[in-house]
RNA sequence: AGAGUUUGAUCCUAGCUCAGGAUGAACGCUGGCGGCGUGCCUUAGGCAUGCAAGUCGAACGGGUCCCGUAAGGGACCAGUGGCAGACGGGUGAGUAACGCGUAGGAAUCUACCUCUGGGUAAGGCAUAGCCGGUCGAAAGGUCGGGUAAUACCUUAUAGUCUCGCAAGAGUAAAGGACUUAACGGUCCGCCGAGAGAGGAGCCUGCGUCCUAUCAGCUAGUUGGUGAGGUAAAGGCUCACCAAGGCGAUGACGGGUAGCUGGACUGAGAGGUCGAUCAGCCACAACUGCACUGAGACACGGGCAGUACACCUACGGGUGGCAGCAACCAGGAAUAUUGCGCAAUGGACGAAAGUCUGACGCAGCGACGCCGCGUGGAGGAAGACGGCCUUAGGGUUGUAAACUCCUUUUGCCAAGCCGUUCACAGCUUGGAGAAUAAGCCUCUACUAACUACGUGCCAGAAGUCUCGGUAAUACGUAGGAGGCAAGCGUUAUCCGGAUUUACUGGGCGUAAAGUGUGCGUAGGCGCCCCAUUAAGUCGUGCUUUAAAUACUAAGGCUUACCCUUAGAACUGAGUACGAUACUGUUGGGGUUGAGGAUUGAUAGGGCAGCUGGAACAGUACGUGUAGCAGUGAAAUGCGUUGAUAUGUACUGGAACACCAAGGGCGAAGGCAGGCUGCUGGGUUUUUCCUGACGCUGAGGCACGAAAGCUAGGGUAGCGAAACAGAUUAGAUACCUGUGUAGUCCUAGCCGUAAACGAUGUCCGCUAACUGUCACUCGUAAGAGUGGGGGUUCAAGCUAACGCGUUAAGCGGACCGCCUGGGGAGUACGACCGCAAGGUUAAAACUCAAAGGAAUUGACGGGGACCCGCACAACUGGUGGAGCGUGUGGUUUAAUUCGAGACAAAGCGAAACACCUUACCAGGGCUUGACAUGCUACCGUUUUAUACCUUUUGAAAGAUUGGUAGAUCCGCAAGGAUGGUAGUACAGGUGAUGCAUGGCUGUCGUCAGCUCGUGUCGUGAGAUGUUCCCUUAAGUGGGGAAACGAGCGCAACCCCCGUGAAAUGUUACAUAUUCAUUUCAGACGGUCCCGAUCAUAUCGGGAAGGAAGGAGGGGAAGACGUCAAGUCAGCACGUCCCUUAUGCCCUGGGUUACACACACCCUACAAUGGCGAAUAACAAAGAGCAGCAAGUCGGCGACGGCAAGCAAAUCUCUAAAAUUUCGCCUCAGUUCAGAUUGGAGUCUGCAACCCGACUCCAUGAAGGAGGAAUCAGUAGUAAUCGCGAAUCAGCAGGUCGCGGUGAAUACGUUCUCGGGUCUUGUACACACCGCCCGUCAAGGCAGCAAAGUUGGGAGCGGAUGAAUCAUACCUAUAUGGCGUGAGAGUCCGAGCUUAGCGAUGAAGCUUAAGUCGUAACAAGGUAUCCCUAGCCGAAGCUGGGGAUG
Repeated sequence: AGAGUUUGAUCCUAGCUCAGGAUGAACGCUGGCGGCGUGCCUUAGGCAUGCAAGUCGAACGGGUCCCGUAAGGGACCAGUGGCAGACGGGUGAGUAACGCGUAGGAAUCUACCUCUGGGUAAGGCAUAGCCGGUCGAAAGGUCGGGUAAUACCUUAUAGUCUCGCAAGAGUAAAGGACUUAACGGUCCGCCGAGAGAGGAGCCUGCGUCCUAUCAGCUAGUUGGUGAGGUAAAGGCUCACCAAGGCGAUGACGGGUAGCUGGACUGAGAGGUCGAUCAGCCACAACUGCACUGAGACACGGGCAGUACACCUACGGGUGGCAGCAACCAGGAAUAUUGCGCAAUGGACGAAAGUCUGACGCAGCGACGCCGCGUGGAGGAAGACGGCCUUAGGGUUGUAAACUCCUUUUGCCAAGCCGUUCACAGCUUGGAGAAUAAGCCUCUACUAACUACGUGCCAGAAGUCUCGGUAAUACGUAGGAGGCAAGCGUUAUCCGGAUUUACUGGGCGUAAAGUGUGCGUAGGCGCCCCAUUAAGUCGUGCUUUAAAUACUAAGGCUUACCCUUAGAACUGAGUACGAUACUGUUGGGGUUGAGGAUUGAUAGGGCAGCUGGAACAGUACGUGUAGCAGUGAAAUGCGUUGAUAUGUACUGGAACACCAAGGGCGAAGGCAGGCUGCUGGGUUUUUCCUGACGCUGAGGCACGAAAGCUAGGGUAGCGAAACAGAUUAGAUACCUGUGUAGUCCUAGCCGUAAACGAUGUCCGCUAACUGUCACUCGUAAGAGUGGGGGUUCAAGCUAACGCGUUAAGCGGACCGCCUGGGGAGUACGACCGCAAGGUUAAAACUCAAAGGAAUUGACGGGGACCCGCACAACUGGUGGAGCGUGUGGUUUAAUUCGAGACAAAGCGAAACACCUUACCAGGGCUUGACAUGCUACCGUUUUAUACCUUUUGAAAGAUUGGUAGAUCCGCAAGGAUGGUAGUACAGGUGAUGCAUGGCUGUCGUCAGCUCGUGUCGUGAGAUGUUCCCUUAAGUGGGGAAACGAGCGCAACCCCCGUGAAAUGUUACAUAUUCAUUUCAGACGGUCCCGAUCAUAUCGGGAAGGAAGGAGGGGAAGACGUCAAGUCAGCACGUCCCUUAUGCCCUGGGUUACACACACCCUACAAUGGCGAAUAACAAAGAGCAGCAAGUCGGCGACGGCAAGCAAAUCUCUAAAAUUUCGCCUCAGUUCAGAUUGGAGUCUGCAACCCGACUCCAUGAAGGAGGAAUCAGUAGUAAUCGCGAAUCAGCAGGUCGCGGUGAAUACGUUCUCGGGUCUUGUACACACCGCCCGUCAAGGCAGCAAAGUUGGGAGCGGAUGAAUCAUACCUAUAUGGCGUGAGAGUCCGAGCUUAGCGAUGAAGCUUAAGUCGUAACAAGGUAUCCCUAGCCGAAGCUGGGGAUG
C1' cells in the first nucleotide's frame, strides 16, 4: 500500500466481500514449564453456612477464674461510658442532570491532626449492670430495690467567642495513669478562642448521545416584598403582589446511557468503547421517613409500608452477600466455603496489643502478554516403508538408523539466607536423550499440488463460485505452506471505506437543483480615513491529579513487568503586548444598488366593444340515387328526397395569410382588430440618494392539463357507453354514433419528461454570425444594450459532450444525494368537498442495479449489391402400383449408427450360409489371434500330414492305423515345433460432451487478419471506410496511413485450334487416331460513346479454331454448428474375464394396420405392337476371366469350342432415330402389379430369402389438393451403353456418349449472402430478452373486532411511619383534631410492546396457466401528470417531454 466481484470486452459510478489490529471473550481440536497480569459482560435474580468492625480495665461499678495467708496482683467477661462504625470493600439499577469534565465564585461547616495563647473551681440528681418478683413458646418485656463514672444536671468564673450601633446581655470544663514521703512533676485527656492543613456543602460560564413521524411547554411556574427554614445564598417553604419564564442556536416529550482520566483503532483528523487501575457520582430486597452524630437521611443502625423467605406453642417474632468464599437459578460463558496479618494501610488503645475476606500470598482456568524447552554436531547404501511415476525414476530426506556430545525444564537428594516471614526464593550434587507438537490451510483474492474415491449426489463456500465420470475447490492419503503450546471458528469494534468527504465527495445523462418568484430569521458583503481590540496572533503565569502513552536511565538471568527522571498533556483561565484581516463605533466617497426626468419599443396581464373565413343547424328553391367510410368491409345516412348546389337566417368555438431557429413574461404561459386600465424590461438626456446589496431555512403568492363544487353555454372534437369490423380471442389499434368534458363566471385542487432533465447572484477567460430596440449618421455604416445561434481556443468531462447563454477558472448563499428492490409505499401528522397531495420509515430480499462508449448479432429500420433467390420458361414430386430407405408397431431377435437445410437408394461399391455386430440352443476357457518367461518332450511317438471307428445338427468329444522329423553344433545343448504353467490375450461393451484423424455445412460466399505508425484513459479504431469499377478486399482515384499474410485470380488436369516429332495392334491412300513437346487470347489492334480519370464499362470492326474468366474439373481463408463418426482406423478413462471373449447349427436384420423421403414404371397416338442385315457412338472391362463360332432348347440357358493378359480377341446388338404395316381414344393391342403353373443359372444350400425364362392371370392408374423440387446450353428433357461391388443378385451409385429445346421484362416481393449506416433493455446473441394477473410452497412486515403486559402522569377515596401545627387539660416523652405524606383501591384517558380470525399488498421459489405490454419504427413510437374503463399485462381521452 491494496485486491475480488456488474460486461463478450472497456471506462466510470456504486454497493458487497477480503487481507490488518484488538477483546473481561466463547466454541472445536490439541496441550511441557515458568514469570507478570486477568476472570458473572447474562437475573440490581434468590441465597444454606462461615467470616468481612471493632476497640479501650490507663473513664466506671461489678462478676468469673488463677496466684497469694493476707494486702494485693493477673487473665477474661456482660453492662454504663468514649471513639470508631459516614472510612475501607461491592455494584452500575437509576440518572441526559451542575450528574460528570473543565475553569471560576461566595453566603458556609469541619471530629481526629498541627500551631498559638488561656482555663480545667464548687456541688448535686439519677440509671444500666446486679438482686428480687412477674408475663411470654421464643424474641423480648414489665414492676420493685439499691449502685459508679471522663454518663447527666446546677452554680461560679469569662476572653481576641455570640448577639447588639452602643450600653450591655449570654454561653465552659473531667478526669485518668505513672512517679514522689509530701509539695509537686511527667504523660494522656477535658473546656473556651484563634490560625492552618486536609475534608465536606452550595452557586456559575462552557462542554456532554439519538429522535421534529415530539412544536409549543410552564401556576411555585418567572420575578418582587415580608416571614420561616438551613451550617450556608436561594421559591428551599409560606403569605401577598405582578404576569412573567423557556423555545427551530430545538423548549416540552420519547428512546438509550453512570461520567472522566483513559482503552482499542487510525498517517492524521476522527470513529468505537468506559472490564481490570485511579477520580467523581448514584445505589444497598423495593418505597418513604427521620434519629444519633463533626459528618448519614447511614450496605453488615432505626421506624413504617410492600413483596419474598424462615421460626412458631398460631398469640407472635426474625431476615436482607450489588463485602470475601460458597450454593441454586440463568447462560455460549467466568475461579477456593484456602493461608496470613510477616509487609502496606486502617479502627481503637498511653502502650503491649486486639480487629481488619482492605491487603499480602497461595489454589483453579493457555483467558491474555512475555520468556524457555521438546535436543546439538556428524551421518548417503540417498536404507526400509509410504506416495507419485513417462516404470527410467522422483519425493518424504540428513530426515531416520548409527557415532560422539550436552542437561535447560522435569525427577532424586542434601544444605542455606534474611530483625520479624504467610508465601516465595537460593546453593550444591546425582541419574538420564531422557518427561514434552499440535492446529489450520493449499482455485483466485492468498504463501502452498498430486493421486484415489464420489458423480449437481454427498458435500464445500468470506466473496466470486466448486460438484452432472478424468474435481489442484467435496472426502481420504502422500506432499507442501503458515503459525506454534497453541491453532482455527464464531461474535463485536476500528481500519481498509475519500462509502457522510473539517482534513477529503458529489448533483446535464450514473442517486441527487425545490415548478417559479417575493421575502423573514440567518449567512456573506464596495472604496478611503480614524477609533476600539471582541475574533486573530505573540509572550509570561496558573491549571491541566496520579497512573497510562512517549524519551532516557535503572531493578528483576532476558522479555513482559516494575522504579526514577524528563518532556508532553494540542484544553481552560489570567496578565501584558501587536493591529494586517474580520468585527464595533464615527466621518467621507461613488463604481454596486436604487430613484426622478425626456422620448422610443414588443402575441406581458385585466376589462369592454367588434370582424371575416370555415363549420353545424333551420327555412325555401334546384336536383336524383346514392352518400359516407375502409387495407377490404360493415354498422350509419338517404325516395318521408340524402349527398351536391343556391339564397337567407341562427349558433358556438377557434383566429388562415403576416409567421420567423422573430417578440414578451419569474415560471406556468401568451396570437383576428380597436379602446381603456395596468406590471416589468431595454435604450436615450440631465440630475439625485449614498452600500440602501446578494442569497434565502420557515412563510406568502403564482402555478399546464386533467379533475371537483355551483350556475350558464354546447358548433366541432370527444374519455365512458353502444354498434360494426379485425382476430384464436380483441374489453384495443380501424369505422359509425356519442355522454361527461373541452367554452364562460365564481371558488377549490397544487401536480407534469412543470426539462436546458443544468438553483440564484457576481467577476474573469478565443472567435464568427444572424436578430430586436434605441442613439448618431443623407446614406453606407458605427455605438450601446438585450436576446437567439454556429464551429470551436484554452480548459473541463467516465465518455457523450460543454465551451462568454459553461458542464471552464474563482467567490457568496440555499436546496438535494449516499447500492438495487421493498417504496415515494405503510403508520402518524398537516392540507383537501373528493380525487388525492406534502412530509416519510422499517422488516425482508439481492450482489448487483446503473451511466457512457466498443465489437458483434438482430430489426415486421434505411441505402447499395449478388445468387435458378424470385420472376419468365421447361420438366417433375405431392394422387396410382412397385422398389429402396426411415419412423412407428410387432418380435426370442427384428443388431447398430445417421435426425431441419447439412438423416432417410445415407454408413451399405451388393443382407440365402458367411458377412453379423442381434436372438435361441449346443460347445471351449492361456483361449480363433500376438509376445515374453519357466519346466518337460523329440530313437519308441507326441510335432506335422493322411486314412479311419463311435456319437452328434455341426462345432466338438472319441477309436484305431500309416507316414514321419528340419536347421546349427564333434558333443553337450540350442533354434523351429508341441504340451503344461504363468504374465496375458480378446471385447462392433460405454463415453464423438475426454480425443486424433477424416468429413459435412455456411460457401467457391469475398472475406479473415497481422507488423509498424497514428488516434482514443480504455475496450477498440484507422488500414479494410468514401467515389468509380469488378465474378472477386478485382483494379484505380482520394484519404494518417505505409506495407504484408491467408483467401480471389493464376500455376495443375480434361475438352475445343494449330504445329513438330514418333507410328505397335490403328490406317487401301489422303485424312483420322494415339503419344510427347510446343504455339495460341492479353480488352492485344482500330473507330465511337460514358467518365475527373491513364482504372473501368458500353457499342462496332478486323483478325482468329476460340473474344472478353472459351467450357468443365480439382482446389474450400479465419472461423461457426460441444455438427457427424469410439461400428473404418487410432487412442485416454471406465466396464466384462468358464464371459459383454471364442466356435457352431438354426433363426433374425427381408416382420406389417399405418406415416414420411427418394427412385422406377405408367396413365398413352410426339404413342403401343410387329417387321427391316436402314444408319450412327463413346467410355470401359476381361485368365478361378471375357468368350467368337457352331449345335440343342420358344426362352432363360446348356454342350462343344477358335481367339485374347488385349488400339490385335471378346463383352458389343447401341437405343431413341428412319421406313413400312396394324391399332383409333377404349381402362384399350395403354399400363403392367398380383397370382397360378412349368423351368434356367449361381451356389454346400434359393422354405423363410436370389435373379432370370416361358405359358396363363391382367390390379390401381384417365396428368394428380394444399404444397413443393430441378434446370440458363450441348443445359433441361429424352435414349441407350459400360464399370465397381459381385459365386449369384440393381429400378441404386459412378461414368459414357446419341437426339436436343423454351425463357430471363426485371429486382417490388420470398429465401440465402455481402458492404455501409441506424436503433437496441440482445451477447447461450430474436429459437434473444421480458411484463402482469391467476394457481402452489415459504418468509417478514401492514391494517384489523378484540385480547394480554409495560410506562409516565391526572382525578377521587383511603392513608402507616415521620414532620408541622391550631386547640384542650395545664407541662407531659400528654390528649384530641388538622395539614403534608409512601403505599393501596377506584375512574377516565395517553403511550408503548406481544398475540390476533380475516383482508390487502410485498419478496422469494430449474422446468404450472393465460396472454405478449416493453426492448428494433417491438409490429398502434415510448414515457410523464391526470381522468374513465378492462381477466392480466394494459387501452382510450386531455395536456406535456424526446430520453